Predicted 3D model of a 56-nucleotide RNA (Xanthine riboswitch aptamer (NMT1 RNA)) from Haliea sp. Its Rfam family is "Xanthine riboswitch aptamer (NMT1 RNA)". Its family is annotated with purine nucleobase binding in the Gene Ontology. A reference for the family is Xu et al. (2021), "Insights into xanthine riboswitch structure and metal ion-mediated ligand recognition", Nucleic Acids Res. RNAcentral holds the sequence, with entries from Rfam. Its mean pLDDT, the model's own confidence on a scale to 100, is 78.
RNA sequence: UUGCAGAGUAGAAGCAGGCAGCGGCGCCUUCAACGCCACGGGUCAUUGCUCUGGUU
Numbered sequence: 001u002u003g004c005a006g007a008g009u010a011g012a013a014g015c016a017g018g019c020a021g022c023g024g025c026g027c028c029u030u031c032a033a034c035g036c037c038a039c040g041g042g043u044c045a046u047u048g049c050u051c052u053g054g055u056u
Base pairs, nucleotide, nucleotide: 004053005052006051007050008049009048010047015041017044018043019042021039023037024036025035026034
């Protein structure tokens, strides 16, 4: 220095896939459940950055 792994972080760069949640519509007497569409970094993943990976 590189690879890999772990921890921290989300400002800048890049990416925008899952899950939770939520709104509308459908179904139903109603509610719930279910289905469809939208929103959705809250969370997981992804990505970057920093630190650590001989002992005390």